[in-house]
Context: one part of a larger RNA
RNA sequence: UGACGGGGGCCCGCACAAGCAGCGGAGCGUGUGGUUUAAUUCGACGCAACGCGAAGAACCUUACCAAGGCUUGACAUGACCCUGACGGCCCGUGAAAGCGGGCGUCUCUUCGGAGCAGGGCCACAGGUGUUGCAUGGCUGUCGUCAGCUCGUGCCGUGAGGUGUUGGGUUCAGUCCCGCAACGAGCGCAACCCGCGUCGCUAGUUAGGCUGUCUAGCGAGACUGCCGGGAGCAACCCGGAGGAAGGAGCGGAUGACGUCAAGUCGGCACGGCCCGUACGCCUUGGGCUACACACACGCUACAAUGGCCGGGACAGCGGGCAGCGAGAGCGCAAGCUGGAGCAAAUCCCUGCAAACCCGGUCCCAGUUCAGAUUGGGGGCUGAAACUCGCCCCCAUGAAGGCGGAGUUGCUAGUAACCGCUGGUCAGCACACAGCGGUGAAUAUGUUCCCGGGCCUUGUACA
Numbered sequence: 001u002g003a004c005g006g007g008g009g010c011c012c013g014c015a016c017a018a019g020c021a022g023c024g025g026a027g028c029g030u031g032u033g034g035u036u037u038a039a040u041u042c043g044a045c046g047c048a049a050c051g052c053g054a055a056g057a058a059c060c061u062u063a064c065c066a067a068g069g070c071u072u073g074a075c076a077u078g079a080c081c082c083u084g085a086c087g088g089c090c091c092g093u094g095a096a097a098g099c100g101g102g103c104g105u106c107u108c109u110u111c112g113g114a115g116c117a118g119g120g121c122c123a124c125a126g127g128u129g130u131u132g133c134a135u136g137g138c139u140g141u142c143g144u145c146a147g148c149u150c151g152u153g154c155c156g157u158g159a160g161g162u163g164u165u166g167g168g169u170u171c172a173g174u175c176c177c178g179c180a181a182c183g184a185g186c187g188c189a190a191c192c193c194g195c196g197u198c199g200c201u202a203g204u205u206a207g208g209c210u211g212u213c214u215a216g217c218g219a220g221a222c223u224g225c226c227g228g229g230a231g232c233a234a235c236c237c238g239g240a241g242g243a244a245g246g247a248g249c250g251g252a253u254g255a256c257g258u259c260a261a262g263u264c265g266g267c268a269c270g271g272c273c274c275g276u277a278c279g280c281c282u283u284g285g286g287c288u289a290c291a292c293a294c295a296c297g298c299u300a301c302a303a304u305g306g307c308c309g310g311g312a313c314a315g316c317g318g319g320c321a322g323c324g325a326g327a328g329c330g331c332a333a334g335c336u337g338g339a340g341c342a343a344a345u346c347c348c349u350g351c352a353a354a355c356c357c358g359g360u361c362c363c364a365g366u367u368c369a370g371a372u373u374g375g376g377g378g379c380u381g382a383a384a385c386u387c388g389c390c391c392c393c394a395u396g397a398a399g400g401c402g403g404a405g406u407u408g409c410u411a412g413u414a415a416c417c418g419c420u421g422g423u424c425a426g427c428a429c430a431c432a433g434c435g436g437u438g439a440a441u442a443u444g445u446u447c448c449c450g451g452g453c454c455u456u457g458u459a460c461a
Stems, first nucleotide, its partner, number of pairs: 001461002003458003007455007015445002019409005026299008034290002042053002064285007073124001077123002080120005088103006106115003126274002129272003135268002137263003140259001142257001147186006153162003166177003192251004197219007222245001225239005301402001305361007317348003322341002327336003368399001373394007415437007
């Protein structure tokens, strides 16, 4: 000087408390451990690994396993030699890859050769092999926490201190006052984006106009005004006006550094290693296994509900190898068909669901719940056996609100409800967004966790 303390003081944070909904019990989904396996590829491991890399494992992906094959190689550059275009078509064998055979075939040329391709040979290619304790880059985390430093000066033999401590104040090292300090930098804030109010301008789509709207410019909020407190102050409390207050709400933005944190399997890159194979191709299998254990979810256990009929209201988005209307067929999944639309115009999306109205069920493992299984069917795709999704009929399991413990959330939030998108041929209970309905509680800071400042102890660095 730090770090630490079951030392002290001050202060924050859904940290506790108050409250609401959950998880932990059940079934199922996904991830992981373990076990199994020819292989169940690899990485990630307290917070900060475990719906994580994976924003899509039937083949492909794919890195794993088995088998069959190839070696100048699936790919790049260069040298030499030979041949001739390459591509293409056919036959045999084969699971394919591959191997063997057949047909046909170059361009330019001052002819030396050049271009291109195939074969041979050489140099090399190739490696998701290893080391994230050799690295770059990127990322997580403390933490959106309020801190981390520098120049000069001053103090100290020095490490270093001062400034940055103190009194107030703030979300904030924010600002004020004081002070051997005076200034400055990286952070904070502001500048950026979205939402909320108003004005102006313009406007495709709709037959016209207007409004909403769309998208551009501007206004508006600054403690500006009033009262009180503090007081030379910063600032705090209350009020008016206002769509909005005291940072309006949300986002983007992550200081010096810490964890030899994570990643050599995104990529790059040093070293090491393999180089008829640790490279390459193919078929099939595996990554989907299953006595178990954990993590994150979905669906429930019902009457604030289930079922049936009728009725209403969104927003974000996506669309040409695409979205696909009206119409017809089918109980349905879906099929036929093809209008319109490169889209404020058409479609996804004539109905969003929760919700409202009417009816029914009468507390039961049930008209709850839907696992599992049997049968039939649809869709994508060469191909759904291993191993996809959906529909219909039948079957109807556990489950009666969950031990110790534990998670999220302070407002248009939680909770509940559906919708859209990326990935994608197909496949979403995940993820990223969107809107609809819309609460309860906060007396407070003793305690648990994390953090900031000052101070104290220390045998730790």